Small-subunit ribosomal RNA, 5' domain from a bacterium, 476 nucleotides, folded computationally. It matches the Rfam family "Bacterial small subunit ribosomal RNA". Its mean pLDDT, the model's own confidence on a scale to 100, is 88. The sequence was found in a public genome assembly.

Context: one part of a larger RNA
RNA sequence: GGGUGAACGCUGGCGGCGUGGAUAAGGCAUGCAAGUCGAACGGUCCGCAAGGACAGUGGCGAACGAGGUAGUAAUACGCAGGUACGUACCGGAAAGUCUGGCAUAGCUCACCGAAAGGUGAGGUAAUUCCAGAUGGUCCCGCAAGGGUAAAGGAGCAAUCCGCUUUCUGAACGGCCUGUGUCGCAUCAGCUAGUUGGUAGGGUAACGGCCUACCAAGGCGACGACGCGUAGAGGAGCUGAGAGGCUGACCCUCACCGAUGGGACUGAGACACGGCCCAUACACCUACGGGUGGCUGCAGUCGAGAAUCUUCCGCAAUGGACGAAAGUCUGACGGAGCGACGCCGCGUGAUUGAUGAAGUGCUUCGGCACGUAAAGAUCUUUUAUGGGGGAGGAAGUAAUUGACGUUACCCCAUGAAUAAGAGGCUCCUAACUCUGUGCCAGCAGGAGCGGUAAUACAGAGGCCUCAAGCGUUACCC
Numbered sequence: 001g002g003g004u005g006a007a008c009g010c011u012g013g014c015g016g017c018g019u020g021g022a023u024a025a026g027g028c029a030u031g032c033a034a035g036u037c038g039a040a041c042g043g044u045c046c047g048c049a050a051g052g053a054c055a056g057u058g059g060c061g062a063a064c065g066a067g068g069u070a071g072u073a074a075u076a077c078g079c080a081g082g083u084a085c086g087u088a089c090c091g092g093a094a095a096g097u098c099u100g101g102c103a104u105a106g107c108u109c110a111c112c113g114a115a116a117g118g119u120g121a122g123g124u125a126a127u128u129c130c131a132g133a134u135g136g137u138c139c140c141g142c143a144a145g146g147g148u149a150a151a152g153g154a155g156c157a158a159u160c161c162g163c164u165u166u167c168u169g170a171a172c173g174g175c176c177u178g179u180g181u182c183g184c185a186u187c188a189g190c191u192a193g194u195u196g197g198u199a200g201g202g203u204a205a206c207g208g209c210c211u212a213c214c215a216a217g218g219c220g221a222c223g224a225c226g227c228g229u230a231g232a233g234g235a236g237c238u239g240a241g242a243g244g245c246u247g248a249c250c251c252u253c254a255c256c257g258a259u260g261g262g263a264c265u266g267a268g269a270c271a272c273g274g275c276c277c278a279u280a281c282a283c284c285u286a287c288g289g290g291u292g293g294c295u296g297c298a299g300u301c302g303a304g305a306a307u308c309u310u311c312c313g314c315a316a317u318g319g320a321c322g323a324a325a326g327u328c329u330g331a332c333g334g335a336g337c338g339a340c341g342c343c344g345c346g347u348g349a350u351u352g353a354u355g356a357a358g359u360g361c362u363u364c365g366g367c368a369c370g371u372a373a374a375g376a377u378c379u380u381u382u383a384u385g386g387g388g389g390a391g392g393a394a395g396u397a398a399u400u401g402a403c404g405u406u407a408c409c410c411c412a413u414g415a416a417u418a419a420g421a422g423g424c425u426c427c428u429a430a431c432u433c434u435g436u437g438c439c440a441g442c443a444g445g446a447g448c449g450g451u452a453a454u455a456c457a458g459a460g461g462c463c464u465c466a467a468g469c470g471u472u473a474c475c476c
Stems, first nucleotide, its partner, number of pairs: 001476004006472005013345006019338002026301003030298003035060003040057002043054004067256003077180007085173003090169008098132004107122006138147003152161003182228003189219003194216008231253004235246004258279005281292004309335001311334003317331001318329004348378004358369004383413006392403001420465005425446003431460005441448002
């Protein structure tokens, strides 16, 4: 000198764009953040009907999106390769969609419980479930042969949406290899499923992934093992570069969801707003028993130097579901708060000497603040008031804008609404007076202060930045 997710002190006019819990991955009141489909199904209710509403069964989604960085030094990440694998939805191609059956929720009846909720009996539907048939481009097998599928719905119809099987595409993922990736050697030896083999199990898939048996291996000063610290990268800051430091916001990847463990469902999870168990904590209780998980958006307490609204809207973009209308969406789009940062603008312009008053200094002559003020003329950015008024809407039929009384344009009023902070011995731009008297104090370093202090305190003047200016912390 530059930089910061900053904080603190003094000060503070406006706008745009960004940005804002870095500490306690501490605890959380309240509301909302994931639903949707009645064109899969039986029903209940409203209605004359058309039609609509609703809990339940069923389907798809909830594995995305959103948040955080606790753990992790390598099962992560980056780069370059590989293949023993998988894939719901979407695209292309081919074929099929036949015959039957058993249940069950809702519902009715009876009952238990304070509640949460539950039990028994009866009876019912489906795109729920089961059996059979057929079949191939499917699977096993050298072959012979064997095995294996389906669901319907809307519509008067045409047709459309589905369902089953197979191949393929796209995109995404699993797994494997090489290599790069912090400090400590005051961590030197580590290892028993350990290293390899055979056989089997398991998986979508290879594999000690697991099991049995056999062998005795495997790693290590090219740093094993241990301990500490830490999410990684794209990137950011600085620097002429090499390098050093950092990993906020945004993007990609990984991991986590009170703590520890586990599986279920599913194409996909070992699943933040699913389930089970244990633990701690908190809440309700009729004491028998239940309920909960903000590291989602707001908000609250706590700790802290310190970090925002319990806002508006689905109008746009995107997502889920739906044939669609549409519903949902604290993603997102916006507004609010904070000079936290960057950028832009303003706080007036021209004229005005008697160099007014006042203040400070003075060699008492005067000098400085100083064209500064007053006064005169002008302008209206900004401000305030009024009027007009978009784009963002995709759409060239109509309807659809949270922002938005917006941006922007015009008119009116009137200099009207708007300047401070730090410094002035040297480094370092800027000097005098008064007070104080090694005191009180200053200070980044050198150093000032003990009676003439340009260094302390006040004042006048001056210097530098400016809606900021300084200080502190940290990095180059």